[in-house]
RNA sequence: GUUUCAUGAAGAGUGGCUGAGGGACGGGCCCUGUGACGCCACGACAACCGGCUUAGGCAAUCUAAGACAUCGGUGUCAACUCUCUCCUAAAUCCGGCAACGGAGGCGGGGAACAUGAGAU
Numbered sequence: 001g002u003u004u005c006a007u008g009a010a011g012a013g014u015g016g017c018u019g020a021g022g023g024a025c026g027g028g029c030c031c032u033g034u035g036a037c038g039c040c041a042c043g044a045c046a047a048c049c050g051g052c053u054u055a056g057g058c059a060a061u062c063u064a065a066g067a068c069a070u071c072g073g074u075g076u077c078a079a080c081u082c083u084c085u086c087c088u089a090a091a092u093c094c095g096g097c098a099a100c101g102g103a104g105g106c107g108g109g110g111a112a113c114a115u116g117a118g119a120u
Stems, first nucleotide, its partner, number of pairs: 001120008013042005021031003026084003043077003048073003052066005081112001086109003092103004
């Protein structure tokens, strides 16, 4: 780099250095000299993996449940992944005798992206 699976409505920031951009891309919207991004220090959040406990199992590199954030490995700490884009589509409104059409966009799915675990 490619690919598979899971998760993405919750949660958690101060200080120092630096000095103009940042929120992945495009639109929107937002954050930002009352100091962005980045780096460093300390702090915090969180059970994805290993480990631990319990149950199942002859057993396992197996399955399920659970506790733990000073046991270890990652991750995260503005806004739902900030939001929209493609498909579908509730309420509601408008037009129509009706069939139905238009606006609308809750919700669902997809794509993309992020993180973890695995495969290559």
Molecule: SAM riboswitch aptamer (S box leader)
Organism: Silvibacterium bohemicum